Notes:
Predicted 3D model of a 72-nucleotide RNA (transfer RNA) from a Pseudomonadota bacterium. It matches the Rfam family "tRNA". By type it is a transfer RNA. Its mean pLDDT, the model's own confidence on a scale to 100, is 81. The sequence is in RNAcentral, with records from ENA.

[in-house]
RNA sequence: GGCGCGUUCGUCUAGGGGUCAGGACACAGGCCUCUCACGCCUGCAACAGGGGUUCGAAUCCCCUACGCGUCA
Repeated sequence: GGCGCGUUCGUCUAGGGGUCAGGACACAGGCCUCUCACGCCUGCAACAGGGGUUCGAAUCCCCUACGCGUCA
């Protein structure tokens, strides 16, 4: 340098055109408890960046960045 795959809450992950972007852990608050832990309830928080297609994009296409693999 060519080609392929990937990038989603703090972490792990689901979602492959119309969902309020869901779940687990973590964190915060509450309930429970003499207190802590456990358990239960609630909250917080995400689509790598840019452009395009579309009535509508996390999802399809292109470019860029980063990571992994592969070929030279």